[in-house]
């Protein structure tokens, strides 16, 4: 230099076909226990890597860039 994968909650990851952004773990509160752990219920937590474009509508499609992983030379 060229090709391909990835970037979404604190962490690990879904979100396939464009239509209100989700799960598990962690955190907070409550239930329950003589108490703790396990268990149950609820809540909070997101500029979806950055900047543009298309669209009534973009995490999703298109273009550029950054970071990261792998391959080729």
């Nucleotide at each position: 230099g060229c090709c391909g994968g990835g970037a979404u909650a604190g962490c690990u990851c879904a979100g396939c076909u464009g239509g209100u952004a989700g799960a598990g773990c962690a955190u907070u509160u409550c239930c329950a226990u003589g108490g703790u752990a396990a268990g149950g219920a609820a809540a909070a937590g997101g500029u979806c890597g950055c900047g543009g474009g298309u669209u009534c509508a973009a995490g999703u499609c298109c273009c550029g860039c950054u970071c990261u992983c792998g391959g080729c030379u």

Predicted 3D model of a 73-nucleotide RNA (transfer RNA) from a Deltaproteobacteria bacterium. Its Rfam family is "tRNA". Rfam describes the family as follows. Transfer RNA (tRNA) molecules are approximately 80 nucleotides in length. The family's RNA type in Rfam is transfer RNA. Lineage of the source: Bacteria > Pseudomonadati > Myxococcota > Myxococcia. RNAcentral holds the sequence, with entries from ENA.